[in-house]
RNA sequence: ACCGCAAGCCGUUCUAUCGCUGCCGCAACUGCGGGAGAGGAAAGUCCGGGCAACAACAGAGCAUCGUACUUCCUAACGGGAAGGCCCUGAGAAAUCGGGGACAGACAGUGCCGCAGAAAACAAACUACCCCGAUUCGUUGGGGAAAAGGUGAAAAGGCGGGGUAAGAGCCCACCGGCAUUUCAGUGAUGAAAUGUGCAUGGCAAACCUUACGAGUUGAAAGGCCAAAUAGGCCCCGGGCAGGACUCGCUCUUGUCCAGAUGGCGAAAGUCAUCUACCGGGGUGGGUAGGCUGCUUGAUUCGGGUUGCGAAGCCCGAACCAGAUAAAUGAUAGAAGCCCCUGACAACAGGGGAACAGAACCCGGCUUACAGGCUUGCUUUUUUA
Repeated sequence: ACCGCAAGCCGUUCUAUCGCUGCCGCAACUGCGGGAGAGGAAAGUCCGGGCAACAACAGAGCAUCGUACUUCCUAACGGGAAGGCCCUGAGAAAUCGGGGACAGACAGUGCCGCAGAAAACAAACUACCCCGAUUCGUUGGGGAAAAGGUGAAAAGGCGGGGUAAGAGCCCACCGGCAUUUCAGUGAUGAAAUGUGCAUGGCAAACCUUACGAGUUGAAAGGCCAAAUAGGCCCCGGGCAGGACUCGCUCUUGUCCAGAUGGCGAAAGUCAUCUACCGGGGUGGGUAGGCUGCUUGAUUCGGGUUGCGAAGCCCGAACCAGAUAAAUGAUAGAAGCCCCUGACAACAGGGGAACAGAACCCGGCUUACAGGCUUGCUUUUUUA
C1' cells in the first nucleotide's frame, strides 16, 4: 500500500415560483402575513413500558412462556456499561484482537455413527511377565493396563522408586477434594495445611432448580347528536342453584324478584304472567361530529460527578398530527460520489440506495447507492 473480514457513523442543504396540510395574528368571507411540516430504519410486530378499560384489576395450584456468571445503568427489558471465568487467532514473550445459549451432568431418562478389544455398572487387538506342554510352527492357564494401535474422546499428567512384569502400589511436583487466611461490593484470584483421590462428553436433548409473566389494546376508551322495533323466538337460572376474571381447577367475593291460581293441616309443590341474570337465533336502525392526538422517561447548549453505560444542575426551544389519509413540483446553486482532461487549483459530464408517520417512547432484528472511522488477517514493498 492493495484485497478480504468485522464493528460503528453519515446517508443531503440553500434560494425563487407555484401547490397542499395544520397552528398563530389580522380581516370577514373563503383573503393577507408569519412559523412549521415523513426515517435511520418510519419496516418486522420480536421484547419492554407509558396511557386507557375491565365491581374479579383477588388469592392459590397446574399448564404455557421467558430469563440464567458478577456488579452497576435504566421507567423497564431478552437492552446497555464495566469486570470475572472458559475457549480461541497473531506473536519468542509482553501484548493486541475474536467468541460464549457461562444455573445444574452425584434427581432421573436418553444420545455419542464409523473405527476400535472396549464408549461409562465400559477393556484385552498387538506387544509385556509367570507357570506348564511342545511335532519348536505354536498352544493352555494366570497376572497387568505402564508401552503401542483405533477414535473427537479410552479409568488424572510428568519424573523416580518398586515389581516376575505392572498399577497412586509408594514418593516429589502439577491437578482434584476439604478446611482456613488474605485481597475484592462481587463473580473470583492468590496462598497455607491436610488428603492417594477424580465415575468422559452432550441439557442450542427431554429434564431439574431459581426468578418472573392479569387480560385487552387507540378500530383501547370518553362525550354529543341522530335513528329505530329497549322488536320477535328458543334454552338455562331462581339461593345446598346459576352466572361473572384467566387456558384449566379450587378458595373467597359479587350479582340474580314479585304477583295470581290449584293441591296440601303445615312445610312445601305445580302452573301462568311480568321483570332480572346468562346464552343462542332471526330481524331492524345508525355508521355523523368532538376528544383521546402530541409538552415528551423530548431536543439543543454549557457546567459538573463517574473507568463507563449514564446521573445531577443551569439556560434555551416547541419541532407533523393527517383521517382515505397533507408534508409536493419546477429551476438554479452548493455539498457527497464516480469518470475524463494533466500533479494540484480549475473545468466538463454523469449518479444518488433501502424506503413514507397514523397513540407515544426505549430496545432488538431485517433492508440499503455511496462515503467515512476503527480493528484484524493474508500478500507485497521500504527502513